Transfer RNA from Nemania diffusa, 73 nucleotides, folded computationally. Rfam family: tRNA. From the family's description: Transfer RNA (tRNA) molecules are approximately 80 nucleotides in length. It is recorded under the gene name trnF-GAA. Taxonomically the source falls in Nemania (Eukaryota, Pezizomycotina, Sordariomycetes, Xylariaceae).
[in-house]
RNA sequence: GCUCAGAUAACUCAAUUGGUAGAGUGAACCAUUGAAGCUGGUUAUGUUGUAGGUUCAAGUCCUGCUUUGAGCA
Numbered sequence: 001g002c003u004c005a006g007a008u009a010a011c012u013c014a015a016u017u018g019g020u021a022g023a024g025u026g027a028a029c030c031a032u033u034g035a036a037g038c039u040g041g042u043u044a045u046g047u048u049g050u051a052g053g054u055u056c057a058a059g060u061c062c063u064g065c066u067u068u069g070a071g072c073a
Stems, first nucleotide, its partner, number of pairs: 001072007010025004019056001027043005049065005
């Protein structure tokens, strides 16, 4: 330099051919305990990397950029 794949909650990852963004872990609170841990219950997460485009509607489709990884030379 070229090609391919990824970027979503604090962390690890989903999202069924475009139709209101979820789970586990973690966090806070409550119950339980002499106190804590374990356990159970409740609650809160997000400019979906960034800038545009297409569409009634975009995490999803298209383009540029940033960044991570892999391959080729």